[in-house]
RNA sequence: GCACGCAUGGUUUAAUGGUAAAAUUCUACCCUCCCAAGGUAGAGCUCCGGGUUCGAUUCCCGGUGCGCGCA
Numbered sequence: 001g002c003a004c005g006c007a008u009g010g011u012u013u014a015a016u017g018g019u020a021a022a023a024u025u026c027u028a029c030c031c032u033c034c035c036a037a038g039g040u041a042g043a044g045c046u047c048c049g050g051g052u053u054c055g056a057u058u059c060c061c062g063g064u065g066c067g068c069g070c071a
Base pairs, nucleotide, nucleotide: 001070002069004067005066006065007064010024011023012022013021018054025043026042027041028040029039030038047063048062049061050060051059
């Protein structure tokens, strides 16, 4: 230099056009003599900019970062 893939709560992963889910984490409460485990409720996210669309996490373009390959 060229080509490909990935980017979603603090962390690990779903969702692939219709108002984003689970586990874990954190907070409060219940349970317990106490702790752990368990239960209930809550908090916390789509890398950035543009385009298409009634509607974009999803499709398209560019950028940034990471990974892998070729030279």
Predicted 3D model of a 71-nucleotide RNA (transfer RNA) from Blastocladiella emersonii ATCC 22665. The sequence is in RNAcentral, with records from ENA. Its Rfam family is "tRNA". It is annotated as a transfer RNA. Lineage of the source: Eukaryota > Blastocladiomycetes > Blastocladiaceae > Blastocladiella > Blastocladiella emersonii. The coordinates come from a structure-prediction model, not an experiment, and the mean pLDDT is 82.